About this RNA: The RNA shown here (transfer RNA) has 73 nucleotides and comes from Absidia glauca. It matches the Rfam family "tRNA". Its family is annotated with triplet codon-amino acid adaptor activity in the Gene Ontology. It is annotated as a transfer RNA. About the family: Transfer RNA (tRNA) molecules are approximately 80 nucleotides in length.
[in-house]
């Protein structure tokens, strides 16, 4: 210095060849038990990494830009 991929709840990750953002774990509140765990419901939590551009619309496409991984050199 060059390619390539990621970046999405507090954690680890799904998503969609453009049209209401899920899931596990966590955290709360309730059942249920003599009690606690486990079970079982149920609620909160996301300006989808930042700007820009395409478009009727963009978390998804495309330009940058910052961050992490990994390969060349």
């Nucleotide at each position: 210095g060059c390619c390539a991929c990621c970046u999405u709840a507090g954690c680890u990750c799904a998503g969609u060849u453009g049209g209401c953002a899920g899931a596990g774990c966590g955290u709360u509140c309730g059942c249920c038990u003599u009690g606690u765990a486990a079970g079982c419901g149920a609620a909160a939590g996301g300006c989808c990494a930042a700007u820009g551009g395409u478009u009727c619309g963009a978390u998804u496409c495309c330009g940058u830009u910052a961050g992490g991984u990994g390969g060349c050199a």